[in-house]
């Protein structure tokens, strides 16, 4: 040089002029909220989106246990907590850097495995292979008995080979299918099969390492009860509800209506549903009537920034600084001027590569720096906070790995 993996930053700046919103001094003005005016210092995000998870909080409420339901799933850590983040283990993927995992359990049980296939859970034979055993036919050879022959031939047992139906062996080859009751090889059989014997794998025992997931060894036994549980279901841990439109205060009006249900013991009522147990006399529907204000909650935090120590990390100590929106039909904005990233034209300037020439030099393309000029600028906008995950993202710029190729 290219072409990847992984992580972090950052996503404009600056000056002017009007304008809006909160704090603070200080002035004036009001009976007060509060108004006006001048200086000071603040005013949208890495995701504020999704509302998917964990809290603080605030209320049910005087608040305890159990079933259900619901979440989470390999082992250790971190955290307020988590379904989250570090580290590890095994499984898979990739030449690697590294990625991905809804990662417990199939010997509690119930259910499923379609088509295809011979067959899909304790089994089977579609095409194929075999002719040793049982037992049947055909042919061919041989010379062995037997009888016959002058010899030979023809018949009748026998051995050997050859085809071959029926029985019979097989599950090694071939097909099917996601997957077919271990895998390679080597023997061995009539032909195969762990039939046997090696290595590997499977089961059991031991014993080392490591907090654990787990890994490795030693031995021993022809030996595996297949998938899947993001079917139901067993296990382990974890778990009241509702939500700032939660809730709390003041002020105001008005109709101290009107009808009806349940209940005063245990039977009603309080809590997401059921039981227990507790509390309590009131709870609930239906129609109509009144208010629709003002203030808190609300921004000081499980906060930030730096430096230091621990620790592989994630994170935690300690020190020191620092206040960085809080609106309420919703305040953070309008315009101008400079300028920084980013893209695009022409100019300059030198440097490289093709070419072409004797050569000076020419043409022509490419990157870089400088200058004018035009253009454009991602996703997107607070509403009780925080801690995570998710999805959206123009450009820029940094760090650490892995592979290729050239040079030195």
């Nucleotide at each position: 040089a290219g072409a990847g993996u992984g992580g972090g930053u950052u996503g404009g700046a600056u000056c002017g002029u009007c304008g809006c919103u909160g704090g603070u001094a200080g002035c004036a003005g009001g009976c007060a909220g509060c108004u006006g005016c001048u200086g000071c210092g603040g005013g949208a995000g890495g995701a504020a989106a999704g509302u998917c998870c964990g809290g603080g909080c605030u209320c049910c409420a005087u608040u305890g246990g159990g079933c259900a339901g619901g979440g989470u799933g390999c082992c250790g850590g971190g955290u307020a907590a988590c379904g989250c983040c570090c580290g590890g283990c095994g499984a898979g993927g990739g030449u690697g850097a590294c990625c991905u995992c809804a990662g417990g359990g199939a010997c509690a049980g119930u259910g499923c495995c379609a088509c295809a296939g011979a067959a899909a859970a304790c089994a089977a034979a579609c095409c194929g292979c075999c002719a040793g055993a049982c037992g049947g036919a055909a042919c061919a050879u041989c010379u062995c008995c037997a009888a016959g022959u002058a010899a030979c031939a023809a018949u009748g047992g026998g051995a050997u080979g050859u085809u071959u139906g029926a029985u019979g062996g097989u599950a090694a080859g071939g097909g099917u299918g996601a997957a077919a009751c271990g895998g390679u090889g080597u023997g061995g059989u009539a032909a195969g099969a762990g039939c046997a014997c090696a290595c590997c794998g499977c089961g059991c025992g031991g014993g080392c390492g490591g907090u654990a997931a787990c890994g490795g060894c030693c031995g021993u036994g022809g030996c595996a009860g297949g998938g899947a549980a993001a079917a139901c279901c067993c296990c382990a841990c974890c778990u009241g509800g509702a939500g700032c439109a939660a809730g709390a205060u003041c002020g105001a009006a008005u109709a101290g209506g009107a009808g009806g249900a349940c209940g005063g013991u245990u039977a009603c009522g309080g809590c997401g549903g059921c039981c227990c147990g507790u509390c309590g006399a009131g709870u609930c529907c239906u129609c109509g009537g009144g208010u629709u204000g003002a203030u808190c909650g609300c921004u000081u935090g499980a906060g930030g920034u730096a430096g230091u120590c621990g620790g592989u990390g994630a994170c935690g100590g300690c020190u020191a600084u620092c206040c960085u929106a809080g609106a309420u039909g919703a305040a953070u904005g309008a315009c101008g001027g400079u300028u920084g990233c980013c893209c695009g034209u022409u100019g300059u300037u030198g440097c490289c590569g093709u070419g072409c020439g004797c050569a000076g030099g020419c043409c022509u393309g490419g990157a870089a720096a400088c200058a004018a000029c035009g253009g454009a600028a991602a996703c997107a906008g607070a509403a009780c906070c925080c801690g995570g995950c998710u999805u959206a993202u123009a450009g820029a710029c940094c760090c650490a790995c892995u592979c290729u190729g050239a040079a030195u």

This is a predicted structure of a 408-nucleotide RNA (Bacterial RNase P class A) from a Magnetococcales bacterium. It was read from a public genome assembly, where an Rfam model found it. Rfam family: Bacterial RNase P class A. Rfam classes the family as a ribozyme.